Annotation: Model confidence (mean pLDDT): 84 of 100. A computed fold for a 104-nucleotide RNA from Thermolongibacillus altinsuensis, annotated as SAM riboswitch aptamer (S box leader).
RNA sequence: UUCUUAUCGAGAGAAGGGGAGGGACUGGCCCGAUGAACCUUCAGCAACCUGACCGUAUGUCAAGGUGCUAAAUCCAGACAAGCGUAUCGCUUGGAAGAUAAGAA
Numbered sequence: 001u002u003c004u005u006a007u008c009g010a011g012a013g014a015a016g017g018g019g020a021g022g023g024a025c026u027g028g029c030c031c032g033a034u035g036a037a038c039c040u041u042c043a044g045c046a047a048c049c050u051g052a053c054c055g056u057a058u059g060u061c062a063a064g065g066u067g068c069u070a071a072a073u074c075c076a077g078a079c080a081a082g083c084g085u086a087u088c089g090c091u092u093g094g095a096a097g098a099u100a101a102g103a104a
Stems, first nucleotide, its partner, number of pairs: 001104008013042005021031003025077004043069003048065002050062004073096001079093006
């Protein structure tokens, strides 16, 4: 990097450094000098992998490997199906993305 599977309306931030961007992409809408990205430290959330217990239920506990800590993946998003008050709107699927585990 690619593929497969699962999940994505829950949850959880302070300090120091830094100094203008950031929220994947496009459109929108936001965040940001009352300090963005990024780095460090400490703290926290969650429980995919992992470990222990239990001994079978998709159970309980722990937190070693990841991940995460503005807003529903911030909202919408090619395309398909259905419905409606029908150049539009809604729902579902899907696409795109993120994370984990496995494989190549």